RNA sequence: UUCGAUACUAGCAAACUUAUUGAAAAAUAAGGACGCAAAGCCACGGGCCUAAUGUGUUUUUUUACUAUGGCAGCCGGGUUUCCGAAA
Numbered sequence: 001u002u003c004g005a006u007a008c009u010a011g012c013a014a015a016c017u018u019a020u021u022g023a024a025a026a027a028u029a030a031g032g033a034c035g036c037a038a039a040g041c042c043a044c045g046g047g048c049c050u051a052a053u054g055u056g057u058u059u060u061u062u063u064a065c066u067a068u069g070g071c072a073g074c075c076g077g078g079u080u081u082c083c084g085a086a087a
Stems, first nucleotide, its partner, number of pairs: 001086004011036002016031006034073001040079003044076003047071003054065003
């Protein structure tokens, strides 16, 4: 530097459950493992989720749009890095 066949008494942890926070999406902690060779970090591009707020609609409570809120375990990009292999 490239790669991930092997995998270190190594690491992370989906669904689900409980608690807390939140309008929600979701997040955090504990339990739990579907998976992950960056499933570490950064919302920069695309995508997805939510709609408090705002705007419109309705005309009295329906409904549409809206990110300033999220998802890094959707894809790309940036950045750092364990183990192993090859050069």